């Protein structure tokens, strides 16, 4: 970096540096942020997925990766429903992100 697969409604704190925006693209919303936000280290914590114990198959352990603001913050595409009917409102789905694992 493309490609297969699961999982995404729960969880999870302070502190240093640094100084302005940021929440994944692309529009709309919504929302955090000079009472310091986004990002980087440090400690600590959650516990998804992979190894080990390891066995028929959990757990407790130990490791490697993740993750610790709002549902993947929400919608956008199709499709039900409901409505004369449209918009809105509710369910499903795709597609697209994140993340383990695997194999190039």
């Nucleotide at each position: 970096c493309a490609c297969u697969u699961a999982u995404c409604a729960a969880g999870a704190a302070a502190g240093a540096c640094g100084g302005a925006g940021g929440g994944a693209a692309u529009a709309g919303g919504c929302c955090c942020c000079g009472c310091g936000a986004u990002g980087u280290c440090u400690u600590g914590g959650c516990a998804a997925c992979c190894c080990g114990u390891a066995u028929a198959a959990a757990g407790c352990c130990g490791g490697g990766u993740g993750c610790c603001a709002c549902u993947u913050c929400c919608u956008a595409c199709c499709c039900c429903g409901a409505u004369c009917g449209c918009a809105c409102c509710g369910g499903g789905g795709a597609c697209a992100g994140a993340u383990g694992a695997g194999a190039g």

This is a predicted structure of a 104-nucleotide RNA (SAM riboswitch aptamer (S box leader)) from a Crocinitomicaceae bacterium. The prediction has a mean pLDDT of 82. Rfam family: SAM riboswitch aptamer (S box leader). A reference for the family is Grundy and Henkin (1998), "The S box regulon: a new global transcription termination control system for methionine and cysteine biosynthesis genes in gram-positive bacteria", Mol Microbiol. The organism belongs to Crocinitomicaceae, within Bacteria.